[in-house]
RNA sequence: CGCUCAUCCAGAGGGGCAGAGGGACCGGCCCGAAGAAGCCCCGGCAACCGGCGUCAGCGCCGCAGUGCAUCACUGCGCGCAGACGAUCACGGUGCCAAUUCCGACCCGUUCGAUUUCGCGGGAAAGAUGAGGA
Numbered sequence: 001c002g003c004u005c006a007u008c009c010a011g012a013g014g015g016g017c018a019g020a021g022g023g024a025c026c027g028g029c030c031c032g033a034a035g036a037a038g039c040c041c042c043g044g045c046a047a048c049c050g051g052c053g054u055c056a057g058c059g060c061c062g063c064a065g066u067g068c069a070u071c072a073c074u075g076c077g078c079g080c081a082g083a084c085g086a087u088c089a090c091g092g093u094g095c096c097a098a099u100u101c102c103g104a105c106c107c108g109u110u111c112g113a114u115u116u117c118g119c120g121g122g123a124a125a126g127a128u129g130a131g132g133a
Base pairs, nucleotide, nucleotide: 001132003131004130005129006128007127008126013042014041015040016039017038021031022030023029026103027102028101043096044095045094048092049091050090052085053084054083055082057080058079059078061077062076063075064074065073066072067071100125105122106121107120108119109118
């Protein structure tokens, strides 16, 4: 950044400074002087990426063996990219009120004339990660 993909009903908070806001946006509903945002310290959660393990593939890179063979096969190592993962939490992020707090747009659905409301599904938007330009 009008880009791509994955995930988003699980989980995890104390202290210090500070002093009125915060929950993206709009509506609702919440949180907040029993202290919001922000900053700092410590702690924790999780497992996206790296790391780690296993597996098969490729290379025609190294070593060894076999065969008459500059060739072939086998084994081991190394490299590359991949799949899976019991586990871990070492490194890079992230996160630690409420489902992403709920709704907002579309579809379906009981009562109902319809809307609203409720329920279910999807979209949009957003967040986080990994990549891309």
Molecule: SAM riboswitch aptamer (S box leader)
Organism: Lentzea terrae